[in-house]
RNAcentral holds the sequence, with entries from Ribocentre. The RNA shown here (c-di-GMP-I riboswitch aptamer) has 80 nucleotides and comes from an Elusimicrobiota bacterium.
RNA sequence: GCGAUAAAUCGGCAAACCGAUCGCGAGGUCGGGGCGCAAAGCGGAGGGUCUCGGGCGUCCGAGAUCGCCUGGCUACCGAA
Numbered sequence: 001g002c003g004a005u006a007a008a009u010c011g012g013c014a015a016a017c018c019g020a021u022c023g024c025g026a027g028g029u030c031g032g033g034g035c036g037c038a039a040a041g042c043g044g045a046g047g048g049u050c051u052c053g054g055g056c057g058u059c060c061g062a063g064a065u066c067g068c069c070u071g072g073c074u075a076c077c078g079a080a
Stems, first nucleotide, its partner, number of pairs: 012037002017032006035067001041073002045070003048065007
């Protein structure tokens, strides 16, 4: 110098649900809340799921989620 493998500290994020608000809707944002998360950070590429419109048959278009999976980018602490 490189590689593999723990624990902990200070912390971080925030599901359901509730309130407010925006959206035709899926859902978004803010506050409360605290199920979980070591990438539950970013992004939204492929697949999945969901919504709206067309067609009403495979499908087409526009969206949503991405805390469903895969992949991309970036990153904190750190003993032996």
Its mean pLDDT, the model's own confidence on a scale to 100, is 77. It matches the Rfam family "c-di-GMP-I riboswitch aptamer". Its family is annotated with cyclic-di-GMP binding in the Gene Ontology. From the family's description: GEMM was predicted in a large-scale screen for bacterial structured RNA regulatory elements.